[in-house]
Context: one part of a larger RNA
Order: sequence, then structure tokens, then C1' cells
RNA sequence: GGGUUGUUAAGGAACUCGGCAAGUUGACCCCGUAACUUAGGGAGAAGGGGUGCUCUUUAAGAGCCGCAGAGAAUAGGCCCAAGCGACUGUUUAGCAAAAACACAGCUCUAUGCUAAAUCGAAAGAUGACGUAUAUGGGGUGACACCUGCCCGGUGCCGGAAGGUUAAGAGGAGGAGUGCAAGCUCUGAAUUGAAGCCCCGGUAAACGGCGGCCGUAACUAUAACGGUCCUAAGGUAGCGAAAUUCCUUGUCAGGUAAGUUCUGACCCGCACGAAUGGUGUAACGAUUUGGGCACUGUCUCAACAACCCGCCCG
Repeated sequence: GGGUUGUUAAGGAACUCGGCAAGUUGACCCCGUAACUUAGGGAGAAGGGGUGCUCUUUAAGAGCCGCAGAGAAUAGGCCCAAGCGACUGUUUAGCAAAAACACAGCUCUAUGCUAAAUCGAAAGAUGACGUAUAUGGGGUGACACCUGCCCGGUGCCGGAAGGUUAAGAGGAGGAGUGCAAGCUCUGAAUUGAAGCCCCGGUAAACGGCGGCCGUAACUAUAACGGUCCUAAGGUAGCGAAAUUCCUUGUCAGGUAAGUUCUGACCCGCACGAAUGGUGUAACGAUUUGGGCACUGUCUCAACAACCCGCCCG
């Protein structure tokens, strides 16, 4: 000097990215327990009190000891608000446990059974010794309230009148050769499937969801009007958000002081409705902000034990 463990005056997060680490709490009995809620929960909420031994009529008591009676050890810290994900679960064996995956539920789609789908040159097998309340695939992700407009593009489904169209059919005509019969080539019209063009449908299919100008008895703003473009111009809800560049936006709250946080506002660079929208009790080794308690995290360090280092031998 370091490591591990322990104790510490006064203060008590002033430490720090951040209470990281440590500490507080802790058992049992009794009392008591809020918002919210899916009425189950929340909840061990929170917050209080008690706990030994002896005697006795077992019921009110009386007595005794210690600093201390869950006498040692083992044994929740708690609360408020917000984001995300409903939940229990799963995951990067060896830097990530999560808001990622899964999930029940919802929905679309395929499939009528020798099913679709999958594996396999095939036989055959799975699906399934099942049969649409079944099975496969895609998406979303409990629950509540909802899920707007666009089918122009791409995809898918349906349609079959027309156009296009391969091989094939067809064979007008032409060429070579031959004395000829013929042989060998070439070959127009016509015919000819799916597909494509075409006509419809379809967005919980892939996806998309405008611009400029003017206008109201101060100003400002624009319910209103004009115009251009579009397949249609973003509805409800939410909104400086896990999304906001400008931005530490503005106002309010909390602090003596707050780029974080909460509540609003809306000027949404660049939210938005199953690539789901908005809420939401419960849950979470999740993320963020605040508080109580508590503490060597700190002011600011000190001491002790053991071990290592170091010195002597």
C1' cells in the first nucleotide's frame, strides 16, 4: 500500500450517470389498512401494539430478573407518478433477460379427404388412424372502446366476348432437280391453350392517405370562398411522444436552484387506427422521475481483526 470483514462523533445522498454498494426492514399474534379495480384483487398495502419467567380460582390479576425477552442464527425496506409489455413463460451455452420471442384471444387465407401443406426421382411417410368446432399458412397480440378514406400501381380471386400468342394442324404459292412420274426444300391465308392485354372484385392483401391564394366591426386567426392536382387526400383518438430537427419549444407543478420528470398547449421537421389506435386493474431481477426510512456513498476520514505485499532473519 492492497484485499476481505467489522465498528464509528456530528451531518444524512451533500456521493454519483444513477442511492451503485452498504445499510434499513425482517418471525409469530392482535389492531388497522387508501386510490384504483377486470370486484378476484390492490394487501404482508401503509401504519401501530405485543412477545421472557413464576403463581393462581384460568379470570381478572399478582409477582420476579436483565441494558435488552422473535435476547443467538436463519427470515419483506416502503410509498407516489409515468413509459413499455396484459399476465405465468422463452431467449443471444461464453459481454445483451429486455420494451425482443411466445402466449390465450382476434382476424385473413388455403383445404371436402387419395384434403391442403411438408419430406422424398419413387415407393411411401407426416398431416391423422384426424374430417371445416378439423388441419396448414400469414398478420395482430389479454380485456375495454374502436378499427376511418383509397382498388390508380403491385399482388391475389373471378370472368370469358374481343386482341395478342408456341408447338401442332393447314396448305395458296414459290425454289431446286428430273424427259417425266416424282423427290427434296420453302411456305401465305386459316386454325390453335394457358399467360398477357382486357372487364370486375379484393386493403385485419403489399401499400397510399396533397398544394397555392383570399376572406370576419382593433389586431390575430379563419368557420367560409376560389383554384390546381389526386386512386383517395389522415377520420376517431393521441401528440415536443421509446416518434419533435429547430428545442433546455411555451405555460404550470415539484426544487433555494430541474437539458431529466409530471400535467397541459399543438406550430405532428417526420403519430395514427390488427407493420393496429387509445385506455387499462393485476403482473415485471424492466425503464424513468420524486419521496419517507436508512445508512462511511459522501463532508473526511479513523480504528480493529485476518490475509497479501514489504523489511529483518
Record summary: Predicted 3D model of a 313-nucleotide part of an RNA (large-subunit ribosomal RNA, domain IV) from Ruminococcus flavefaciens AE3010. Its Rfam family is "Bacterial large subunit ribosomal RNA". Lineage of the source: Bacteria > Bacillati > Clostridia > Ruminococcus > Ruminococcus flavefaciens. The prediction has a mean pLDDT of 87.